[in-house]
RNA sequence: GCUGGGUUGGCUGAGUGGUUAAAGCGCUGGCCUCGAAAGCCAGUUUCCGUAAGGAUGCACAGGUUCGAAUCCUGUACCCAGCG
Numbered sequence: 001g002c003u004g005g006g007u008u009g010g011c012u013g014a015g016u017g018g019u020u021a022a023a024g025c026g027c028u029g030g031c032c033u034c035g036a037a038a039g040c041c042a043g044u045u046u047c048c049g050u051a052a053g054g055a056u057g058c059a060c061a062g063g064u065u066c067g068a069a070u071c072c073u074g075u076a077c078c079c080a081g082c083g
Stems, first nucleotide, its partner, number of pairs: 001082007010025003018066001026044006046055003059075005
């Protein structure tokens, strides 16, 4: 230098054009208990808001589309192979 694969929450990791971005672990609060563990319930991208709620977010920047985590282009990084 070329080719292929990958990058999603604190971690693992599903989702491959449309409705809420799953699930598990962890963490926070609650229930239970004399107290803990286990179990159960709720919450857990970020920002604004007392709240209701709104906006935003899938490595980064563009593009296509009515609509993009998903398709296309470029860039960065990781893995494998080739030269």

Record summary
The RNA shown here (transfer RNA) has 83 nucleotides and comes from a Nanobdellota archaeon. The organism belongs to Nanobdellota, within Archaea. Model confidence (mean pLDDT): 80 of 100. It matches the Rfam family "tRNA". About the family: Transfer RNA (tRNA) molecules are approximately 80 nucleotides in length. Rfam classes the family as a transfer RNA.